This is a predicted structure of a 417-nucleotide RNA (Bacterial RNase P class A) from Micromonospora echinofusca. Its mean pLDDT, the model's own confidence on a scale to 100, is 77. Rfam family: Bacterial RNase P class A. Rfam classes the family as a ribozyme. From the family's description: Ribonuclease P (RNase P) is a ubiquitous endoribonuclease, found in archaea, bacteria and eukarya as well as chloroplasts and mitochondria.
RNA sequence: CGAGUCGACCGGGCGGUCGCGUCGGCGGGCCGGAAGGCCCGUCGCCGAGGAACGUCCGGACUCCACAGGGCAGGGUGGUUGUUAACGGCAACCCGGGGCGACCCGCGGGACAGUGCCACAGAAAACAGACCGCCGGGCCCAUGUGGUCCGGUAAGGGUGAAACGGUGGGGUAAGAGCCCACCAGCAUCCCGGGUGACCGGGAUGGCUCGGUAAACCCCACCCGGAGCAAGGCCAAGAAAGGACCGUCACCGGCAACGAUGACGGUCCGCGCAGACGUUCGAGGGCGGCCCGCCCGAUGUCUGCGGGUAGGCCGCUGGAGUCUGCCGGCGACGGCAGACCGAGAUGGAUGGCCGCCACCGGCGCCGCCGGCAACGGCGUGUGUCGGGACAGAAUCCGGCGUACAGGUCGACUCGUCCG
Numbered sequence: 001c002g003a004g005u006c007g008a009c010c011g012g013g014c015g016g017u018c019g020c021g022u023c024g025g026c027g028g029g030c031c032g033g034a035a036g037g038c039c040c041g042u043c044g045c046c047g048a049g050g051a052a053c054g055u056c057c058g059g060a061c062u063c064c065a066c067a068g069g070g071c072a073g074g075g076u077g078g079u080u081g082u083u084a085a086c087g088g089c090a091a092c093c094c095g096g097g098g099c100g101a102c103c104c105g106c107g108g109g110a111c112a113g114u115g116c117c118a119c120a121g122a123a124a125a126c127a128g129a130c131c132g133c134c135g136g137g138c139c140c141a142u143g144u145g146g147u148c149c150g151g152u153a154a155g156g157g158u159g160a161a162a163c164g165g166u167g168g169g170g171u172a173a174g175a176g177c178c179c180a181c182c183a184g185c186a187u188c189c190c191g192g193g194u195g196a197c198c199g200g201g202a203u204g205g206c207u208c209g210g211u212a213a214a215c216c217c218c219a220c221c222c223g224g225a226g227c228a229a230g231g232c233c234a235a236g237a238a239a240g241g242a243c244c245g246u247c248a249c250c251g252g253c254a255a256c257g258a259u260g261a262c263g264g265u266c267c268g269c270g271c272a273g274a275c276g277u278u279c280g281a282g283g284g285c286g287g288c289c290c291g292c293c294c295g296a297u298g299u300c301u302g303c304g305g306g307u308a309g310g311c312c313g314c315u316g317g318a319g320u321c322u323g324c325c326g327g328c329g330a331c332g333g334c335a336g337a338c339c340g341a342g343a344u345g346g347a348u349g350g351c352c353g354c355c356a357c358c359g360g361c362g363c364c365g366c367c368g369g370c371a372a373c374g375g376c377g378u379g380u381g382u383c384g385g386g387a388c389a390g391a392a393u394c395c396g397g398c399g400u401a402c403a404g405g406u407c408g409a410c411u412c413g414u415c416c417g
Stems, first nucleotide, its partner, number of pairs: 001413010012355007020047002023044009049388001053399002056397005061226004068290004073222005078092005093107001094105004108217002113215002115211003130156002132152008164182006183207001185204008230312004240267009250257002269304007282294004319338008357385007364377005
């Protein structure tokens, strides 16, 4: 200097001016007995993201609901760590790719079972003889011929893959038939490692495909719904009902009973229908079963009516930053400091000036070159440009999008010292 690999960050700055939103201070006005509420003015702090997107995972929180067991269903899949948890992240192991830095993996099981492996090929799982090789018989035109029987899978062919590989012996010809070495498998032993695994040795039958992001088996994990969750207040209409107490009146010897009024507590929109009232109608618990719970002013169904307002949830957190310690690392511990939107038809914008960045064109200077032309510049002028994108309960991840720019580490190649 070139080519690459991995990781991190920014994504306009400054000034002026006008204008928004929450909260707070001060002043004034209105309502009110007060607390306080509303309005106006002024001042001040703060005011979108690294992805706010996707809704793909995991949670916090709320309710079902007091919340168990099983079946079915779903999720994950090397090991160890980390975390509130995850299908995340870190490190490592094995396999594959790359000269390398590094990258990839739906990574348990094919000896539980079922299925599939097209076409080609003789044959695709305990499969098989197309061309061949060897032995014997027969025939003939005696030729490297034909045919039948037996042996064979070393050679050739087909294919993604053909029942271990190389060499030698042996054989009629061959074959792990035997032997040496190698690979694989099984058993046992030694060493290293928390572990997945790695290295070494001994013995041995010789060796009995692939596919599970096919069904399946195994191991581990899993209630549901979701802030439009869920609470509180007010209002309204077709506004009543149950219980308790007191009083009045009637009946009654009394206890007590019906009706009316007053007071209190609770439920509560109206009409109709069906079933039912503790031997329980109906409903709830993701599907099913068991089990459990609600349930008598009950439960469900149909037809109608009213309200859709306000407040909480709503931002102090598995929080952020700095330093030290532990750890290869993810991350954890300790100490200190900080508090950075909380809207609800939904706020942060407009204008002006300067600067920075990127691009085009021209001039100037320098370098290369005969020239054309090319390259460089805190130089100069002018024109243009500015990505992906916008909170709505919050957090940890993953995935996707991104104009332009900055930084770091490492690998390979070339050149110079």